[in-house]
Context: one part of a larger RNA
RNA sequence: CUGUGGUUAAGGAACUCGGCAAAUUGCCCCCGUAACUUCGGGAGAAGGGGGACCUCUGCUGGUGAUCAGGCUAGCUCUGUGAGCUGGUGGGGGUCGCAGUGGCCAGGGGGAAGCGACUGUUUACUAAAAACACAGGUCCGUGCUAAGUCGUAAGACGAUGUAUACGGACUGACGCCUGCCCGGUGCCGGAACGUUAAGGGGACCGGUUAGCUUCUUCGGGAGCGAAGCUGAGAACUUAAGCGCCGGUAAACGGCGGUGGUAACUAUAACCAUCCUAAGGUAGCGAAAUUCCUUGUCGGGUAAGUUCCGACCUGCACGAAUGGCGUAACGACUUCCCCGCUGUCUCAACCACAGACCCG
Numbered sequence: 001c002u003g004u005g006g007u008u009a010a011g012g013a014a015c016u017c018g019g020c021a022a023a024u025u026g027c028c029c030c031c032g033u034a035a036c037u038u039c040g041g042g043a044g045a046a047g048g049g050g051g052a053c054c055u056c057u058g059c060u061g062g063u064g065a066u067c068a069g070g071c072u073a074g075c076u077c078u079g080u081g082a083g084c085u086g087g088u089g090g091g092g093g094u095c096g097c098a099g100u101g102g103c104c105a106g107g108g109g110g111a112a113g114c115g116a117c118u119g120u121u122u123a124c125u126a127a128a129a130a131c132a133c134a135g136g137u138c139c140g141u142g143c144u145a146a147g148u149c150g151u152a153a154g155a156c157g158a159u160g161u162a163u164a165c166g167g168a169c170u171g172a173c174g175c176c177u178g179c180c181c182g183g184u185g186c187c188g189g190a191a192c193g194u195u196a197a198g199g200g201g202a203c204c205g206g207u208u209a210g211c212u213u214c215u216u217c218g219g220g221a222g223c224g225a226a227g228c229u230g231a232g233a234a235c236u237u238a239a240g241c242g243c244c245g246g247u248a249a250a251c252g253g254c255g256g257u258g259g260u261a262a263c264u265a266u267a268a269c270c271a272u273c274c275u276a277a278g279g280u281a282g283c284g285a286a287a288u289u290c291c292u293u294g295u296c297g298g299g300u301a302a303g304u305u306c307c308g309a310c311c312u313g314c315a316c317g318a319a320u321g322g323c324g325u326a327a328c329g330a331c332u333u334c335c336c337c338g339c340u341g342u343c344u345c346a347a348c349c350a351c352a353g354a355c356c357c358g
Stems, first nucleotide, its partner, number of pairs: 001353008010344002014342001019339001027051005036041001038172001052094012067079004071074001095099001107337007114329002119131002135170007147156003173324004178254003183251002185247005192242003198236002204230004210223005255273005282316001283313001294310005
């Protein structure tokens, strides 16, 4: 010097991002116990008091010696209750600073955020506000179900049958869940438009048996049946798309400008532009607020955090759920009491090492 333990005057969080770590508390009995609440809880709330040993004396549990009695005479019944052994009171006394004397063995309270809860998770840096959850809603599925695995056979779903099964979102409970179907998606419609292969084959072409014609007799030019063959219009024709409707607990979206009241300020009001419709209830500087340490109030001597308000919401908002909520949480934030070597500020002790000497 390092590590692990132990003690500490006075102060008591002044330490620090933060009471991290440590300390306090701790068991049993008795008294007592708030807000709030889903009436179950909260609660071991909080906060107090007692606890050892000896002796005397009550009450009571177990066992049941001994003795006595009854008859149906038995491995019998009834009474008695010694001794031993537990529990629990009362009186008196003894010792210590201290009696759950060691080990073991909750610190507590107030407020807010998030998540209802018990659970689950990143095996080896994250346990959480993330996942799950009961509950809610929507969509699909009529049974050889939908869906899933497999080339198939086949299997799961299910030896189930819409109070069932699959998928998606939300996430106890309470009060609720507004407007928009223009875009995208899904569902329905099928008159019209568009639309593939296929069908269809008008018309045009290639080849040439033959015919006509010219010829320098070698051949050239023209027409051209059948067959084979190239290209191919009209017409016919599905879903889809267009089109017409529906649907937002489907994906999603939910305005701007100017003016106006008898102080000022503000604008219930008016005008105008645009839109599919212009954000309703509730909440709001918020796990969301840039400006921002917003402003006011509370707490502190002093508070960028915290709590309560305000609303100017850069950029909350209603199952991508909104706002509350008792209980719960090794979650996050703030405050208070107790307690302490966290600190002022360090000291000493024990053990184990480093290091030095032999």